RNA sequence: AGAGCCGGCCGGGCGGCCGCGUCGGGGGUUAGCUCCCGCCGAGGAACGUCCGGACUCCGCAGGGCAGGGUGCUGGGUAAUACCCAGUCGGGGUGACUCGCAGGACAGUGCCACAGAGAGCAGACCGCCCGCUGCCGCUUUCGCGGUGAGGGCAAGGGUGAAACGGUGCGGCAAGAGCGCACCAGCGCGCCAGGUGACUGGCCGGCUAGGCAAACCCCGCCCGGAGCAAGGCCGAUAGGGGACGCAAGCCGAGACCGCAAGGUUCCGGCCGGAGGGUGGCCCGUCCGAGUCCUCUGGUGGGCUGCAGGAGGGUGCCGGCAACGGCACCCCUAGAUGGAUGGCCGCCUCCCCCGGUCCCGCAAGGGAUCGGGGAGACAGAAUCCGGCGUACAGGCCGACUCGUCCA
Numbered sequence: 001a002g003a004g005c006c007g008g009c010c011g012g013g014c015g016g017c018c019g020c021g022u023c024g025g026g027g028g029u030u031a032g033c034u035c036c037c038g039c040c041g042a043g044g045a046a047c048g049u050c051c052g053g054a055c056u057c058c059g060c061a062g063g064g065c066a067g068g069g070u071g072c073u074g075g076g077u078a079a080u081a082c083c084c085a086g087u088c089g090g091g092g093u094g095a096c097u098c099g100c101a102g103g104a105c106a107g108u109g110c111c112a113c114a115g116a117g118a119g120c121a122g123a124c125c126g127c128c129c130g131c132u133g134c135c136g137c138u139u140u141c142g143c144g145g146u147g148a149g150g151g152c153a154a155g156g157g158u159g160a161a162a163c164g165g166u167g168c169g170g171c172a173a174g175a176g177c178g179c180a181c182c183a184g185c186g187c188g189c190c191a192g193g194u195g196a197c198u199g200g201c202c203g204g205c206u207a208g209g210c211a212a213a214c215c216c217c218g219c220c221c222g223g224a225g226c227a228a229g230g231c232c233g234a235u236a237g238g239g240g241a242c243g244c245a246a247g248c249c250g251a252g253a254c255c256g257c258a259a260g261g262u263u264c265c266g267g268c269c270g271g272a273g274g275g276u277g278g279c280c281c282g283u284c285c286g287a288g289u290c291c292u293c294u295g296g297u298g299g300g301c302u303g304c305a306g307g308a309g310g311g312u313g314c315c316g317g318c319a320a321c322g323g324c325a326c327c328c329c330u331a332g333a334u335g336g337a338u339g340g341c342c343g344c345c346u347c348c349c350c351c352g353g354u355c356c357c358g359c360a361a362g363g364g365a366u367c368g369g370g371g372a373g374a375c376a377g378a379a380u381c382c383g384g385c386g387u388a389c390a391g392g393c394c395g396a397c398u399c400g401u402c403c404a
Stems, first nucleotide, its partner, number of pairs: 002399003006395005012345007020041002023038006043375001047386002050384005055225004067221005072086005087101001088099004102216002107214002109210003124156002126152004131147001133146005164182006183206001185203002188201005229302004237293006247268004252263004273285004309328008348371010
């Protein structure tokens, strides 16, 4: 310097102007609301809502069935399907990585197409043996072909998979038929390990796969969710109390033969209650006002921001993680705030100029101009996982090559 493989971190900075939301202080307004000042104001994934918990309500003696989840081993944790360390298997030269990794001697079932045969299978081509069958050649012995009958499972062929592989022996031809080695199996032994498992010895001699098919086995599981839940409660409704409504005067309309009646308007009187005010008087308004009950609608408050919280150091542990000490912690909206513009700097890309190195390709420094800066946004909270992401920084390790 190249290629690669893991892990950790950042997610632009400063300044100015304008704007938004909660809260605190002050002012205006009958009130809704509004103005000024100040503090604070999204993330590494706030996302998906896929797991696990906290919290809340309902249910619950205990056991079983059904149902669901989970699945190598050991550990971590509040808990998990997460994390760590291992085992086994697959991939990679390697660093490393991936695994939906219990059981196929409990039972049932399935194995498409192709193929003769797909489960305790099978004979298409083939190999081999017979025949007082046939045909041809031959003097004969015999040879070749063909056919009935029989043996075999080596070789070919089909398939994802065909009842172990290689070699030697053996045989009419063959075959674990015998032997050696290898693979595989053992509910055999010994040793190591907490364990998954590994190593060695021995044994018999070959045993297909699928459980993300039903199933069996071990372990776990009550339901609903912050729109949980709690509190206050307008309006409307039921009941009650007080008042107006009563009375007088005037004018009009209608009905009537008339007496008179009905109705509307204005005034007087009366008037519960309310405003002003610390209270009384006074003054102004005045037809509704007040009490109570059920229920909990519109709405408001709460739950709700300090918690399995973060950082640093030390200790224990391979690690995940745990313990101790000190320090730090100001989002809380509810049609849902956290934004926009400008300038400078940083970072990346493109174009052009100058200088340096180099034979060249090219590389470096600097200046000017232009462009780009992602994914995405809290809504009860927390731990994980998954997914998206412009660009950048740091560290460990691997492989082959070059130089000293």